[in-house]
Context: one part of a larger RNA
RNA sequence: CGUUGAACCUUGAGGGAAGUUCGAGAUAGUACGAGAGGACCUCUCGGAACCGACCUCUGGUCUACCAGUUGUCCUGCCAAGGGCAUAGCUGGGUAGCUAAGUCGGGCAGGGAUAAGCGCUGAAAGCAUCUAAGCGCGAAGCCCAUCCCAAGAUUAGGGUUCCUGUCUGUUGCAAAACAGACUAAGAUUCCUCGGAGAUGACGAGGUUGAUAGGCUGCAGGCGUAAGUCCCGUAAGGGAUUGAACCGAGCAGUACUAAUAAAUCGAU
Numbered sequence: 001c002g003u004u005g006a007a008c009c010u011u012g013a014g015g016g017a018a019g020u021u022c023g024a025g026a027u028a029g030u031a032c033g034a035g036a037g038g039a040c041c042u043c044u045c046g047g048a049a050c051c052g053a054c055c056u057c058u059g060g061u062c063u064a065c066c067a068g069u070u071g072u073c074c075u076g077c078c079a080a081g082g083g084c085a086u087a088g089c090u091g092g093g094u095a096g097c098u099a100a101g102u103c104g105g106g107c108a109g110g111g112a113u114a115a116g117c118g119c120u121g122a123a124a125g126c127a128u129c130u131a132a133g134c135g136c137g138a139a140g141c142c143c144a145u146c147c148c149a150a151g152a153u154u155a156g157g158g159u160u161c162c163u164g165u166c167u168g169u170u171g172c173a174a175a176a177c178a179g180a181c182u183a184a185g186a187u188u189c190c191u192c193g194g195a196g197a198u199g200a201c202g203a204g205g206u207u208g209a210u211a212g213g214c215u216g217c218a219g220g221c222g223u224a225a226g227u228c229c230c231g232u233a234a235g236g237g238a239u240u241g242a243a244c245c246g247a248g249c250a251g252u253a254c255u256a257a258u259a260a261a262u263c264g265a266u
Stems, first nucleotide, its partner, number of pairs: 001151001005161006014148004020048007032037001050105005058099004065092005070085006109143003116136004164181007185263004189205005210256003213252005219245002226239005
C1' cells in the first nucleotide's frame, strides 16, 4: 500500500517440522536340523542418540539477599558501622535462566506403488503375472501427527459494532469529485512485562491492582543492635528462630498511569 469501515473468532490453498535404532522376556529350546545350533509370526518390557517443553524434584548459577572473616582508611574514641582490596576472600542462597534434572515425541491406521509374488488370460487349441482385466506387496511416496499460513492479488468464511453532519465544484436530477467534523474503532501519550535491540506483541491507564510503596505470607540467611546476667578477660547466656531480606504469592489506591491530542464514513 492492497484486500469495500472496524473488532474478534476462524477455513486451509500452500509451506515447514518429525520420520532413527538396539537389547531383553514370552511364544519356544518349539518349527527346522543327524547333531551342533536355532527361527519366522505375534505379544510385552527396557534403553541409546535425537527433538520439544518445563523448573515440582536433583543440582548449577544467582556482581542490588544473609552471614563469617583478613588488611587498611574513615565516621573524634569504645561499641556499632561505611569505603577499597577480583563480588577482597569464604559459607549459604529466592525469583529468573538452566542440565546432568523432570515430562513428552517417533506409534497405530488408510491410499497408490517399487522390486517381487500372484489370479484370470489370449496373441500362439498348449504354456504364460500381461497384451485387455484383477489382486497382494516397502523404513520409501500421498494422507494421517505437530507448527506457520488469505499478499491464497483467486487477497476466503462467520459473529458483532458503526454506517452521520456540513462546505465547495460540476450537474435538470440521480449522483460524481474535492474538503471539514465526527461514528464504530484505532493511535499518540503514560504505568508496565509471560514480550523485547528498536518497532512489534501482551497486561493496564482512576468505572483502575499496571508498576512502585505499604501490610501479610512464602522463601533465604541463621539467634541483629541495645540492655541485662555470668566470667579478671577472651568470651558465654537471656531477651530471640531474633534481626535483616532482590526479583516470589496475595491484599491494599498511599504514589504514578493526569490532562489532552491525532487518525478514522464504504
Large-subunit ribosomal RNA, domain VI from a Candidatus Peregrinibacteria bacterium, 266 nucleotides, folded computationally. The full RNA is in RNAcentral, with records from ENA. Rfam family: Bacterial large subunit ribosomal RNA.